The RNA shown here (transfer RNA) has 76 nucleotides and comes from a Candidatus Hydrogenedentota bacterium. NCBI's taxonomy places the organism under Bacteria, Pseudomonadati, Candidatus Hydrogenedentota.
[in-house]
RNA sequence: GGCGGUGUAGCUCAGUUGGUAGAGCAGCGGAAUCAGAAUCCGCGUGUCCACGGUUCGAGUACGUGCACCGCUACCA
Numbered sequence: 001g002g003c004g005g006u007g008u009a010g011c012u013c014a015g016u017u018g019g020u021a022g023a024g025c026a027g028c029g030g031a032a033u034c035a036g037a038a039u040c041c042g043c044g045u046g047u048c049c050a051c052g053g054u055u056c057g058a059g060u061a062c063g064u065g066c067a068c069c070g071c072u073a074c075c076a
Base pairs, nucleotide, nucleotide: 001072002071003070004069005068006067007066010025011024012023013022019056027043028042029041030040031039049065050064051063052062
């Protein structure tokens, strides 16, 4: 350099046919306990990587770029 994959909550990840974004864990508050752990109940104001365009409407489809991962080519 070429090809492919990934980018969404603090972490790991879902997100259907484009129609106002969710789960588990963590965290916080509470219950219970002599007190903890475990358990139970409740709690999310997220630049959906950036920019641009399409659309009534984009996390999703399109273009450009960025970051990371894998394969491959070249140089040494």